[in-house]
RNA sequence: CAGAGUAGGAACAGCGCGUUAAGUGCCGUCGGACGGGAUGUUGCCGGCGGACGAAAGUGAAAGCGCUGCGGUGCUGUUCCGCAUCCGCUG
Numbered sequence: 001c002a003g004a005g006u007a008g009g010a011a012c013a014g015c016g017c018g019u020u021a022a023g024u025g026c027c028g029u030c031g032g033a034c035g036g037g038a039u040g041u042u043g044c045c046g047g048c049g050g051a052c053g054a055a056a057g058u059g060a061a062a063g064c065g066c067u068g069c070g071g072u073g074c075u076g077u078u079c080c081g082c083a084u085c086c087g088c089u090g
Base pairs, nucleotide, nucleotide: 001090002089003088008080009079010078011077012076013075014074015073016072017070018069019068026050027049028048029047030046031045032044036086037085038084039083040082056067057066058065059064
């Protein structure tokens, strides 16, 4: 001098969940994890409480199927990806 390296975010794909309303998002509160270490900011996750809220249709019927819908869950791929000091690689 250069590089690698987190939580997480976006797109695509697959498998699901709900549509008899959970989930997502919002507010309050408590807690947790977050480049290899320490500190820190900001995001992220979980518990509890609260407010708000939906796109269903069809197949004879259905605990089944199909097509949709939900700012829906997980996984994979690609891209993006912390600050200061120290450490690692060249």
Predicted 3D model of a 90-nucleotide RNA (THF (Tetrahydrofolate) riboswitch aptamer) from a bovine gut metagenome.
Its mean pLDDT, the model's own confidence on a scale to 100, is 84.
The RNAcentral record of the sequence draws on MGnify.